[in-house]
RNA sequence: GCGGGUAUAGUUUAGUGGUAGAACGUCAGCCUUCCAAGCUGAAUACGGGAGUUCGAUUCUCCCUACCCGCA
Numbered sequence: 001g002c003g004g005g006u007a008u009a010g011u012u013u014a015g016u017g018g019u020a021g022a023a024c025g026u027c028a029g030c031c032u033u034c035c036a037a038g039c040u041g042a043a044u045a046c047g048g049g050a051g052u053u054c055g056a057u058u059c060u061c062c063c064u065a066c067c068c069g070c071a
Base pairs, nucleotide, nucleotide: 001070002069003068004067005066006065007064010024011023012022013021018054026042027041028040029039030038047063048062049061050060051059
């Protein structure tokens, strides 16, 4: 330099155009003499930009980061 892949919560991940889910973690409450465990609840996310569309996490393009292959 060329080609391909990945990017969703603090972490691991689901989601093939119509309200963004789960697990673990965090916080609060309940329970307990206290702790742990358990139960209930809450906050936290679609890498950035543009396009298509009534509507984009999803489709297209560009950029960024990382990974793989070729040279």